RNA sequence: AGAAUUUGAUCUUGGUUCAGAUUGAACGCUGACGGCGUGGAUGAGGCAUGCAAGUCGAACGAAGCAACGGGGCAACUCGUUGCUUAGUGGCGGAAGGGUCAGUAAUACAUGGGUAACUUACCUCUAACCUGGGGAUAACGACUGGAAACGGUCGCUAAUACCGAAUGUGGUGCAGAUGAUGAGAGUUGUUUGCAUUAAAGUUGGGGACUGUAAUAGGCCUUGCGGUUAGAGAGAGGCCCAUGCGAUAUCAGCUAGUUGGUGAGGUAAUGGCCCACCAAGGCUAAGACGUCUAGGCGGAUUGAGAGAUCGACCGCCGACAUUGGGACUGAGAUACUGCCCAGACUCCUACGGGAGGCUGCAGUCGAGGAUCUUUCGCAAUGGGGGAAACCCUGACGGAGCGACGCCGUGUGAGUGAUGAAGGCCUUCGGGUUGUAAAGCUCUUUUGUCCGGGAUCAAGAGAGGGUCGUGAAUAGCGAUCCGAUAUGAGAGUACCGGAAGAAUAAGCGCCGGCUAACUACGUGCCAGCAGCUGCGGUAAUACGUAGGGCGCAAGCGUUAAUCGGAUUUAUUGGGCGUAAAGGGCGCGUAGGCGGGAAUGUAAGUCGGGCGUGAAAUACCGGGGCUCAACCUCGGAACGGCACUCGAAACUGCAUUUCUUGAGGGUAGACGGAGAAAGCGGAAUUCCGCAUGUAGCGGUGAAAUGCGUAGAUAUGCGGAAGAACACCGGUGGCGAAGGCGGCUUUCUAGUUUACUCCUGACGCUGAGGCGCGAAAGCAAGGGGAUCAAACAGGAUUAGAUACCCUGGUAGUCCUUGCUGUAAACGAUGUGUACUUGAUGUAGCUGGAGCUCAACCCUAGCUGUGUCGUAGCUAACGCGAUAAGUACACCGCCUGGAGAGUACAGUCGCAAGGCUGAAAUUCAAAAGAAUUGACGGGGGCCCGCACAAGCAGUGGAGCAUGUGGUUUAAUUCGAUGCAACGCGAAGAACCUUACCCAGAACGACAUGCAGAGGAAGAUAGCAGAAAUGUUAUCGCCCGCAAGGGCCUUUGCACAGGUGCUGCAUGGCUGUCGUCAGCUCGUGCCGUGAGGUGUUGGGUUAAGUCCCGCAACGAGCGCAACCCUUAUCGUUAGUUGCCAACAUUUAAGGUGGGGACUCUAACGAGACUGCCUGGGUGAACCAGGAGGAAGGUGAGGAUGACGUCAAGUCAGCAUGGCCCUUAUGUCUGGGGCUACACACGUGCUACAAUGGUCGGUACAGAGGGUCGCUAAGUGGUGACACGGAGCAAAUCCUUAAAGCCGGCCUCAGUUCAGAUUGUAGUCUGCAACUCGACUACAUGAAGUUGGAAUUGCUAGUAAUGGCGGGUCAGCAACACCGCCGUGAAUACGUUCCCGGGCCUUGUACACACCGCCCGUCAAGCCAUGGGAGUUGGUUUUACCCGAAGCCGCUGACCUAACCGCAAGGAAGGAGGCGUCUAAGGUGAGGCUGAUGACUGGGGCUAAGUCGUAACAAGGUA
Repeated sequence: AGAAUUUGAUCUUGGUUCAGAUUGAACGCUGACGGCGUGGAUGAGGCAUGCAAGUCGAACGAAGCAACGGGGCAACUCGUUGCUUAGUGGCGGAAGGGUCAGUAAUACAUGGGUAACUUACCUCUAACCUGGGGAUAACGACUGGAAACGGUCGCUAAUACCGAAUGUGGUGCAGAUGAUGAGAGUUGUUUGCAUUAAAGUUGGGGACUGUAAUAGGCCUUGCGGUUAGAGAGAGGCCCAUGCGAUAUCAGCUAGUUGGUGAGGUAAUGGCCCACCAAGGCUAAGACGUCUAGGCGGAUUGAGAGAUCGACCGCCGACAUUGGGACUGAGAUACUGCCCAGACUCCUACGGGAGGCUGCAGUCGAGGAUCUUUCGCAAUGGGGGAAACCCUGACGGAGCGACGCCGUGUGAGUGAUGAAGGCCUUCGGGUUGUAAAGCUCUUUUGUCCGGGAUCAAGAGAGGGUCGUGAAUAGCGAUCCGAUAUGAGAGUACCGGAAGAAUAAGCGCCGGCUAACUACGUGCCAGCAGCUGCGGUAAUACGUAGGGCGCAAGCGUUAAUCGGAUUUAUUGGGCGUAAAGGGCGCGUAGGCGGGAAUGUAAGUCGGGCGUGAAAUACCGGGGCUCAACCUCGGAACGGCACUCGAAACUGCAUUUCUUGAGGGUAGACGGAGAAAGCGGAAUUCCGCAUGUAGCGGUGAAAUGCGUAGAUAUGCGGAAGAACACCGGUGGCGAAGGCGGCUUUCUAGUUUACUCCUGACGCUGAGGCGCGAAAGCAAGGGGAUCAAACAGGAUUAGAUACCCUGGUAGUCCUUGCUGUAAACGAUGUGUACUUGAUGUAGCUGGAGCUCAACCCUAGCUGUGUCGUAGCUAACGCGAUAAGUACACCGCCUGGAGAGUACAGUCGCAAGGCUGAAAUUCAAAAGAAUUGACGGGGGCCCGCACAAGCAGUGGAGCAUGUGGUUUAAUUCGAUGCAACGCGAAGAACCUUACCCAGAACGACAUGCAGAGGAAGAUAGCAGAAAUGUUAUCGCCCGCAAGGGCCUUUGCACAGGUGCUGCAUGGCUGUCGUCAGCUCGUGCCGUGAGGUGUUGGGUUAAGUCCCGCAACGAGCGCAACCCUUAUCGUUAGUUGCCAACAUUUAAGGUGGGGACUCUAACGAGACUGCCUGGGUGAACCAGGAGGAAGGUGAGGAUGACGUCAAGUCAGCAUGGCCCUUAUGUCUGGGGCUACACACGUGCUACAAUGGUCGGUACAGAGGGUCGCUAAGUGGUGACACGGAGCAAAUCCUUAAAGCCGGCCUCAGUUCAGAUUGUAGUCUGCAACUCGACUACAUGAAGUUGGAAUUGCUAGUAAUGGCGGGUCAGCAACACCGCCGUGAAUACGUUCCCGGGCCUUGUACACACCGCCCGUCAAGCCAUGGGAGUUGGUUUUACCCGAAGCCGCUGACCUAACCGCAAGGAAGGAGGCGUCUAAGGUGAGGCUGAUGACUGGGGCUAAGUCGUAACAAGGUA
């Protein structure tokens, strides 16, 4: 620090996800040790049991026990001392400990105020503690109750309670005086009067009193008490600022806001009450609702921030729920009291008791959180004079890998790279120096031994000093015997033995470090995102190996980060989400030049505070670290104070450039109202006139003989204003168009006269606001939703046609929305240019005017520099550079929907979510593909022609069906006379039956023998069996060859052509496909290859940011057309000779021919056109002319095209069988359908007879002549030929005869009989021959094929395969030999350019909506049921306060009566819980219902994307 994911690829926008850190965690697997931390986050749910707050006898009386002493004969009694116990009394139980329910402010944080206050214990200062009184608990007696707990009578003490005295002081009143202040006042000192306190007790002591002994008074010391002042620490109250969400909560408030007076409090205050006034809060968010203890700090982050508030610390609140007071310095009191409610327990049913959110522990709920431990040794707290007691605070230990930190599980050496495992190309590789082995060490653990720090206080005894009368006592200080440890025999140290006791977890497609094998086969499964899995899975499972971390490792949950994805730092709004439809304007924000003052902001200095801990820096202590500890800096802040005055603010003065006004002009479909005009349309009347009109792609509905349409004249009505008219004008926008007038508003030019910042923007608010729509009243010509009819169509609730109502028009209201768009908010300033146009004003020139030229301002367009932008594009009218203000956005869908509020008559508008679901949605541009887009061009593509196919019969192939099997493959073009250039057996792969185990290759081991040949038997054969004959090389060992047995292996036309090689088809013999360098672009990519011409051609020329090159095209190759040279047999024969008349022979090379080498054709020449180009048209010459004709030759690629059955081959499968052999059958079936062919339908013919002319091939298990036989197939025969020699004869044609338009002398299927040939064998199932038989068929519907010249058509001949043949097929050969092409509109295919695109599996694409099915969340809903809250009324506990007749009462007053004071009781105000009624908000649930989302292959259509077929 980034990465993955939208696309065929690209850039951008934008979301989703990952890598990091962290946690009071939980879960899974695993688990050696130690240290330090940490551990009920959920039900503030309920709790058994134990403990958690007592202490003081030096405040008091008493009881018991022990010791001692006194008295007593004894029982016993008195006293002292010590201990224990309940009670009175004092102090403490308001701290410590727990929890976070409530609380959005009576909380908290920070900083202030209190002149408006309090303070027990502690410290200091000053003064004092005199003298009395009456009770009461304990206790005793009697007594009630189950208990808890009481009642009556009697006795007693105090530091308990109550008067009185004194008054340092305090307080009140009055006076004097000082300080301060503007004043009101505040405050210091002082005088007088009034009022106002207390408690004793330990120790010591000489004289005194007194006892049996203690003792008492007095003095003194300590402690204690009282009053007052001061301090420290603590608290109360007040103020300012800060501190969540929500406006789908907008208004809230009657003690409410203030005043006066009284009350109350420690104290201010509506804190409370009476009266008076009507205020107070709120858009800077009141009130309401939801959520929440706050902070120091913690986590994360570069920071700013975001999230959190466990442990530790500070503050607050709470203590079973609610209410209340008492006591007290302090409470409205966690382990106090009273009442009410719920719950639990006891009960004798009358009544009582309780409160773990203290420490342990238990149940419940929960994913989840520990021991019913030890000790007061340390630190701290309460009480006490102290010893000491208490302390679940605390210190320790225990449990949990919950976290952090540390240590170990050994170290060195060791290559035959052992064995085993895994992989393998079988060679090896890897595990791997890893192990073993050898040499060492001993942390940890085990055993044995030693053994801390934490302990200092305290303190016998003694010394010194102070107080004091004191050598008592007390206080301070010094020395100091003695004694104190829960943890713990722990940490630590030493020794012994011995590598001995100690490694797992996750991951391995990419992100992301790490790969192979097997299993599985869209199954099982994985998955954070993308996505893996459908038979070769590095993604599932297992194994081997590897990578990472390590006593842990993963997963889940959660927070921050990455995320600049809420953007202050640090984003955006033309098209991606996003500018309000437009203006006016309030609050607010911002604001021109100069001067003076001020000091709020701002800047600087000082001071206080910002607790400690944490974090940071530097040290120190535990062996290190975690941890602990010391010091420093810091703590961004707040407050006070002193100073500065540039900028902002504020106040005052001033200026003119912003803004506004004035004067003189100009401009316009700007607005409102009134009037006027002509053309057209429709309707009405009259006339002329006759059969149609109208409408469409074509029609029909409709109108018309009752006279339409058309034409002429006249009239009526309503609406709209042709031409001018223009990216021309005006307006804020919506919008505005005949002419005239009136009224209103605006803009602009010139002058620079006036005011003097008066400005800009603008949340709410107000106004304007197309069309459609609504209400009322008019109007209604045209057009025209709805509707009707006619067409179209599979349907057509549409498109087209004929009609037609609301509406369209006017007036007055409402609605308030539009792709209200420049998809671009308003204002101001600045920044190269070019060129139009509208308005106004200048200048020059022309004699003048206009035009032309030129300058300025305002508006409106086009192009374009810099710059900006993702690109497209924008570019002075910015989307550039800046400023000010407003509005808006934050993934797609759900959804502009639901609910709620508000506006509206309604329709509906405005504001505006969530659950759920997806990993995308989107913008711009690129390359393709496609279009019922465009342009150019080509092709037997159409057209023009010729001959066919489709109809018949047969042949052949396919589908289907059948079958034991009808083997398999090929399936649009590009399968179907295809693989198959030849299925009777074989082939053969299929089926039935029978067999044995090896037909073929190799190795090893064992046994045996030549191999083999002949013959016999069984059998359908394979096969089995018998008999006879029968080896070689080598001296030997042994070898060769063969048989047999076993092990390896062979074998497979079994599967996968979607694992492959090779080969092939197709687009297509179409003209294309690319590369290097350069250039352009952020990039995909473009350029080149496009453009202008031309060509069969990306062929060539010209131009050009391109220049070159490659694969294709062409040429080179073969055949053919002409000629030449060479050669002359088997070919040829002109001349010569010969002849049986046959180039046969002699001979010849002239000719034909053969087959080798050459020539020839190149737009070379001419004319014209064309760019003095390429090239085109014509011509000459030539055998041939513009590629002469034909063939071979097939670019990059496409179709997962075809082939595992031609061959090869990975993987899988079979191995007494899916291999091999044999016999037989099948591949030849047959209601049917299709393809390809043959033969025909006849006279351009058939038939009979005669007769002429080829080429290219094949041939020895072959072709086969002459001759003979047979009607013939053929047979016999055997010459010749391994071939220019022999086999070897073409047919159509030509010349004659017959047939005469018929199902025929056409056609030949089918069938019968008889034969021939091949072959082991023609039944299934061959071909041919002869005779006989003589079917359909008379030129073929829709549709469709081939062909442009030696072509089509037509005629025959040959060859391969092959024993024979299904061949009418296929591959070749020659003979005869046409017609037509105007042309490119259309069909099909293709090429180039361009355009649109929502397609990229690429139009056989994509995709929308209803319906049907399943699942999910959600709205409405008669209601039902909870929570919370408001309000009215009823009832009203405890309690404070107030009042109170009768009643009761020790202290004080009074001689007494009585009084004062108090109490119980009663009444009243307030009031918790409760009840009744009515609401508000909110949750759950609800028959039914609404839409929504999701879900490989449901239904109906085809709305959108191309002109998407109606943009």

This is a predicted structure of a 1511-nucleotide RNA (small-subunit ribosomal RNA) from a metagenome. The coordinates come from a structure-prediction model, not an experiment, and the mean pLDDT is 82. RNAcentral holds the sequence, with entries from SILVA.